[in-house]
The RNA shown here (FMN riboswitch aptamer (RFN element)) has 108 nucleotides and comes from uncultured Ruminiclostridium sp. The coordinates come from a structure-prediction model, not an experiment, and the mean pLDDT is 82. Of the family's consensus pairs, 100% are formed in the model. The RNAcentral record of the sequence draws on MGnify. Its Rfam family is "FMN riboswitch aptamer (RFN element)". About the family: The RFN element is a highly conserved domain that is found frequently in the 5'-untranslated regions of prokaryotic mRNAs that encode for flavin mononucleotide (FMN) biosynthesis and transport proteins. The organism belongs to Ruminiclostridium, within Bacteria.

């Protein structure tokens, strides 16, 4: 200096729903036998740094998986059933709109 996050499509109810309900569709970065579900970090959120904003920087918070199978090794691969998604807004939203043309873990 460049890059650095995907996904609501059909039916139904209703005045109104991409938000309910039924099908459905999506998974960021480093490690490890290739991982949304392990280990660690980011990002969001909250608390402090005398005081209002922003930054910054520390210090909290932080979601959710088991069965079989092959194998020297896999909660990572195959088969099979689960399961989870930050804040504001608005019918109650991981998929839509805002903070965000930001910022970062990290990558070249």
């Nucleotide at each position: 200096u460049u890059c650095a996050g995907g996904g609501c499509g059909g039916a139904g109810u209703g005045a109104a729903a991409u938000u309910c309900u039924c099908c459905a569709c999506c998974g960021g970065u480093g490690g490890u036998a290739a991982a949304g579900u392990c280990c660690a970090c980011g990002a969001a959120c909250g608390c402090a740094u005398a005081a209002c904003a922003a930054a910054a920087u520390g210090c909290g918070c932080c979601g959710a998986u088991u069965c079989g199978g092959u194998g020297a090794a896999a909660u990572u691969c195959c088969g099979a059933a689960a399961c989870c998604g930050a804040c504001g807004g608005u019918a109650u939203a991981g998929u839509c709109c805002g903070g965000a043309u930001g910022a970062a873990a990290g990558a070249a």